[in-house]
RNA sequence: UCGCGGGAGAGAUCGGGGCCGGCGAACCGGGCUCGACGCCGAAGGCGCAACCGCCCCGGAAACGCUCAGGCAAAAGGACCGCGA
Numbered sequence: 001u002c003g004c005g006g007g008a009g010a011g012a013u014c015g016g017g018g019c020c021g022g023c024g025a026a027c028c029g030g031g032c033u034c035g036a037c038g039c040c041g042a043a044g045g046c047g048c049a050a051c052c053g054c055c056c057c058g059g060a061a062a063c064g065c066u067c068a069g070g071c072a073a074a075a076g077g078a079c080c081g082c083g084a
Stems, first nucleotide, its partner, number of pairs: 001084006011037001013036005019030004038071003044067001045065003051059003
């Protein structure tokens, strides 16, 4: 690095727009997009610096920030286990 398995947290929030389906205007369901407020922290990024090393020079967190990302499912996912 690759493959397989496990893998948390937080609004299925509100409003606008248009798309698909239901015979069907209203209505119902699904997902898309924009905006608003609220939140999460385990892709990434940044900061402090515990800590570490070939030690005065470097590397740096699961801590902090929340730019990005995320807040039903899906996807993603630090990290852990097994195999090559």
A computed fold for an 84-nucleotide RNA from Brevundimonas albigilva, annotated as Glycine riboswitch aptamer. The RNAcentral record of the sequence draws on MGnify. Taxonomically the source falls in Brevundimonas (Bacteria, Pseudomonadati, Pseudomonadota, Caulobacterales). Its mean pLDDT, the model's own confidence on a scale to 100, is 80.